The RNA shown here (Fluoride riboswitch aptamer (crcB RNA motif)) has 66 nucleotides and comes from a Sandaracinaceae bacterium. The sequence was found by an Rfam model in a public genome assembly. Rfam family: Fluoride riboswitch aptamer (crcB RNA motif). For this family Rfam cites "Widespread genetic switches and toxicity resistance proteins for fluoride" (Baker et al., Science, 2012). Of the family's consensus pairs, 100% are formed in the model. The coordinates come from a structure-prediction model, not an experiment, and the mean pLDDT is 75. NCBI's taxonomy places the organism under Bacteria, Pseudomonadati, Myxococcota, Polyangia, Sandaracinaceae.
RNA sequence: GAGCGCGAUGGCGGUGGAGUCCGCCGAGAACCGCGGCGUCGCGCCGCCAAUGACUCCUACGAAGUC
Numbered sequence: 001g002a003g004c005g006c007g008a009u010g011g012c013g014g015u016g017g018a019g020u021c022c023g024c025c026g027a028g029a030a031c032c033g034c035g036g037c038g039u040c041g042c043g044c045c046g047c048c049a050a051u052g053a054c055u056c057c058u059a060c061g062a063a064g065u066c
Stems, first nucleotide, its partner, number of pairs: 010025004016057006033047006
């Protein structure tokens, strides 16, 4: 330097960070919330939620006390 073979690292689970656990995907992928209306490959309006689950922190909201 070339050829062949194997394959890690990794990514994701609708808004931030971390730990533990669970699940999905292998970059051609997983994932990219729900409902209603309309002039419907888009636009408008509304709803729950910082978790996939648990715990903590941060941001935001409500109530009470000093």